[in-house]
RNA sequence: UGGGGUAACCGGGGGAGCUCCGUGUGGAGCUGAGAGGAGGCGGAGGCCUCGACCCCUGGAACCUGACCUGGGUAAUGCCAGCGUAGGGAAGGUUACCCAUCGCCGGC
Numbered sequence: 001u002g003g004g005g006u007a008a009c010c011g012g013g014g015g016a017g018c019u020c021c022g023u024g025u026g027g028a029g030c031u032g033a034g035a036g037g038a039g040g041c042g043g044a045g046g047c048c049u050c051g052a053c054c055c056c057u058g059g060a061a062c063c064u065g066a067c068c069u070g071g072g073u074a075a076u077g078c079c080a081g082c083g084u085a086g087g088g089a090a091g092g093u094u095a096c097c098c099a100u101c102g103c104c105g106g107c
Stems, first nucleotide, its partner, number of pairs: 003098008011056004017030005037050005062087003068081004
């Protein structure tokens, strides 16, 4: 000097399903990193902000196809396929480590 990796921080993206009891908006169970923890708004379905968690282009975090296909389950994106599909966040700082190159000194 350029390359790779890890971590932290700032920045950005994302989801929150299924079943049972209860009906006090509370509790229990399944899968999962996460299944709504706090506050606010709305007549309500819900929405907003923050938090936890995951993901940020070498991108299966997540969305679409999809009221899809096969298997399984008490049930469900529960598992697999679809999937070399179509989209998807396109920034920065610091520290440490690895490899490489150059220079100086010593043996």
A computed fold for a 107-nucleotide RNA from Candidatus Acetothermia bacterium JdFR-47, annotated as TPP riboswitch aptamer (THI element). Its mean pLDDT, the model's own confidence on a scale to 100, is 76. NCBI's taxonomy places the organism under Bacteria, Bacteria candidate phyla, Candidatus Bipolaricaulota. Its Rfam family is "TPP riboswitch aptamer (THI element)". Rfam's curators write: Vitamin B(1) in its active form thiamin pyrophosphate (TPP) is an essential coenzyme that is synthesised by coupling of pyrimidine and thiazole moieties in bacteria.